[in-house]
Context: one part of a larger RNA
RNA sequence: UUAGGGUCUGAGGGGAAGGACCCAUUAGUACGAGAGGAACGUGGGUUCGAGGCCUCUGGUCUACCGGUUGUCCAACAGGGCAGGCCGGGCAGCUACGCCUCAAGGGAUAAAGGCUGAAAGCAUCUAAGCCUGAAGCCCACCUCGAAAAGAGACCCAGAGCACCCAUAGAACAUGGGUUCGAUAGAGUGGGGGUGUAAGCGUCAAGCCCAAAGCGAGACGUUUAGCCUGCCACUACUAACAG
Numbered sequence: 001u002u003a004g005g006g007u008c009u010g011a012g013g014g015g016a017a018g019g020a021c022c023c024a025u026u027a028g029u030a031c032g033a034g035a036g037g038a039a040c041g042u043g044g045g046u047u048c049g050a051g052g053c054c055u056c057u058g059g060u061c062u063a064c065c066g067g068u069u070g071u072c073c074a075a076c077a078g079g080g081c082a083g084g085c086c087g088g089g090c091a092g093c094u095a096c097g098c099c100u101c102a103a104g105g106g107a108u109a110a111a112g113g114c115u116g117a118a119a120g121c122a123u124c125u126a127a128g129c130c131u132g133a134a135g136c137c138c139a140c141c142u143c144g145a146a147a148a149g150a151g152a153c154c155c156a157g158a159g160c161a162c163c164c165a166u167a168g169a170a171c172a173u174g175g176g177u178u179c180g181a182u183a184g185a186g187u188g189g190g191g192g193u194g195u196a197a198g199c200g201u202c203a204a205g206c207c208c209a210a211a212g213c214g215a216g217a218c219g220u221u222u223a224g225c226c227u228g229c230c231a232c233u234a235c236u237a238a239c240a241g
Stems, first nucleotide, its partner, number of pairs: 004155005012143004018048008031036001049101005057095004064088005069082005090228001104138003111131004160241001161177005182237003186232004190227004198220005205213002
């Protein structure tokens, strides 16, 4: 300057976003008497670096489930403490995992040339012109109207409050606010763990016997418990402003 919001322009700034190597082909070709033996280009890969992601693989997973030690709640059941130890583990976060990191244009440097005088010749240079680098400017990614020469166009709304997360230190950003699935609760699905408690039947044995006790096993039980995911459902809160 603008000064409520939206969409842009792009002066100017940042980037290394790429680097290197190998293999095949070109090709046993060009070249060369032979011996030998390329390149431009094309395709594939490896590694270093950069950016993104979590489907797979691996890690973590102090949400969670299970086993077990010590101790306490008298015992059972269920728990507390020591991340106790151990076995798993979704989401999330991650790398050791996955994806991407073309091509091209312009002006040049050294250099190579064309035409060509001064200097009747010659000369890439004096006038003029053509080529020519991983380098420069674009192209690519990104910031950027505080660019003081302070821009353009469009619209009329915006903020607070409350419920939240694809966002997050505060703020900001994004979504929702009953004309509602925004969060919670509930239900269903998916997923994790691995078969709960109680009861029943067995059980090495203890016991003279009976009764009783008994680690554990099997059944009930693809159980029980849990769920940061996906749906459904206005029960709770998004009221009142």